[in-house]
Context: one part of a larger RNA
RNA sequence: CCGUAGUUAAGGAAUUAGGCAACAUGUACCCGUAACUUAGGGAGAAGGGUAGCCUGCUUAUGGUUGAGCAAUUGGUCAUAGGUGGGUCGCAGAUGAGAGGCUCUAGCAACUGGUUAACUAAACCACAUGUCUCUGCAAAGUCGAAAGACGACGUAUAGGGGCUGACACCUGCCCAGUGCCGGAAGGUUAAAAGGAGAGGUUAGGGGCAACCCGAAGCUUUGAAUUGAAGCCCCGGUGAACGGCGGCGGUAACUAUAACCGUCCUAAGGUAGCGAAAUUCCUUGUCAGGUAAGUUCUGACCCGCACGAAUGGUGUAAUGACUGGAGCACUGUCUCAACUACAGACUCG
Numbered sequence: 001c002c003g004u005a006g007u008u009a010a011g012g013a014a015u016u017a018g019g020c021a022a023c024a025u026g027u028a029c030c031c032g033u034a035a036c037u038u039a040g041g042g043a044g045a046a047g048g049g050u051a052g053c054c055u056g057c058u059u060a061u062g063g064u065u066g067a068g069c070a071a072u073u074g075g076u077c078a079u080a081g082g083u084g085g086g087u088c089g090c091a092g093a094u095g096a097g098a099g100g101c102u103c104u105a106g107c108a109a110c111u112g113g114u115u116a117a118c119u120a121a122a123c124c125a126c127a128u129g130u131c132u133c134u135g136c137a138a139a140g141u142c143g144a145a146a147g148a149c150g151a152c153g154u155a156u157a158g159g160g161g162c163u164g165a166c167a168c169c170u171g172c173c174c175a176g177u178g179c180c181g182g183a184a185g186g187u188u189a190a191a192a193g194g195a196g197a198g199g200u201u202a203g204g205g206g207c208a209a210c211c212c213g214a215a216g217c218u219u220u221g222a223a224u225u226g227a228a229g230c231c232c233c234g235g236u237g238a239a240c241g242g243c244g245g246c247g248g249u250a251a252c253u254a255u256a257a258c259c260g261u262c263c264u265a266a267g268g269u270a271g272c273g274a275a276a277u278u279c280c281u282u283g284u285c286a287g288g289u290a291a292g293u294u295c296u297g298a299c300c301c302g303c304a305c306g307a308a309u310g311g312u313g314u315a316a317u318g319a320c321u322g323g324a325g326c327a328c329u330g331u332c333u334c335a336a337c338u339a340c341a342g343a344c345u346c347g
Stems, first nucleotide, its partner, number of pairs: 001342001003340006010333002014331001019328001027051005036041001038165001052087016088092001100326007107318002112124002129162006140149003166313004171243003176240002178236005185231003191225002196220005203212003244262005271305001272302001283299005
């Protein structure tokens, strides 16, 4: 010097990103216990007291035994107490083992699950809510198929999506995209159809070159008929999603309930708000501190909250995250010593 333990004057978080680590609390019984609350909790809240041994009296229950004919009345033991007196030590839950607590915010209701072996969480799940599909040979899924699951179930069932207890609620927009419905019109495939055209040639014409050319075969082929879809017409947001700008105006000033105008499918309602969201920003005010970029309460000028990609609250819960305090301490001022094991020296 390093490691593992232990002790420490005075101070007591001054340490540090942060009380990390350590200390402290810890048992049983008695007393006592707030806000809030979903009335269950919170709660072991918090905060106090008692505890060894000897001995007197006494209560309850049980065992055993004596006297008495009996009612009854004594002795003794055990267990669990109650209440006095005494006594020793610094210390009586004497060893080991055994909650630190409070206040205040955020998030998630909760118990649960998760990155086997750096992250346990505010992530996932969850009960609840809601939308949607599915009438049974169900939808959906696996499988070239047979077949199987769904389910030996049947819409109070099953699949999928979103949300995430509970309380109060969940506004406006269907123009775009999606989905559902509609079928008048437009467009539209295969197919049907076969107007017409080409090739070929029996034959006919011609001196010839060649021309015409039925039927058949063959190559094509117009009109017309022709579904869904798309166009079109409606609906639908707990479907994907979206939810404005400029100018002016009140008898101080400021502000603008009010007015005008442009644009839009509609212009953000309730609630919340410098927020897990606020750039400017350490916003401003208040609280807490001697001093507070954090924290709490307000304000609202929301760069860029907002209603099941849920909004706002919320008791209980949390090895969650932020802030404050009490207790406690070698975290620190500031280091010292002790024990053990190393490092080091010699062999």
Molecule: large-subunit ribosomal RNA, domain IV
Organism: Chloroflexota bacterium